[in-house]
Parts: sequence; C1' cells; structure tokens
RNA sequence: GUGGCUAUAGCUCAGUCGGCAGAGCACAGGAUUGUGGCUCCUGAGGUCGUCGGUUCAAUCCCGACUAGCCACCCCA
Repeated sequence: GUGGCUAUAGCUCAGUCGGCAGAGCACAGGAUUGUGGCUCCUGAGGUCGUCGGUUCAAUCCCGACUAGCCACCCCA
C1' cells in the first nucleotide's frame, strides 16, 4: 500500500425486513442476616466510533475517515 472483519452502558456482548435501544456482570438504594457474603427487589447509567448522504424517519442503507485485529503485496 491492497482486501476483509470489528466498533452498541464502566466490562463482556445481543439486537432491530429502517419506526422511542437490551441482557449478564459491575455500580447505587432497599429486603433478608448478629456482621459480611449468598439470595431477592428497585434504580441509575447510551451523541449505537467520527463526518457526510439517502429517507417523513437511520444504531440499521450508502460514501469517506479514525482505531483495533487478520490476510496479502512491496522494501530491508
């Protein structure tokens, strides 16, 4: 340099033939317990990588870019 894959909550990951975005863990509060843990209940937490385009409407479709991973090419 070329091609492919990935990017969604603090972490690990789902998701949607385009129509108000979810789980587990973690975190906060409560119940239980002599205390803690376990268990149970409730809650908070998101510019869906960035910038544009299409659309009445984009996390989803299209383009460019950024970052990570993989393969290939070139040089040494």
Model confidence (mean pLDDT): 81 of 100. A computed fold for a 76-nucleotide RNA from a Deltaproteobacteria bacterium, annotated as transfer RNA. The organism belongs to Myxococcia, within Bacteria. Rfam family: tRNA. It is annotated as a transfer RNA.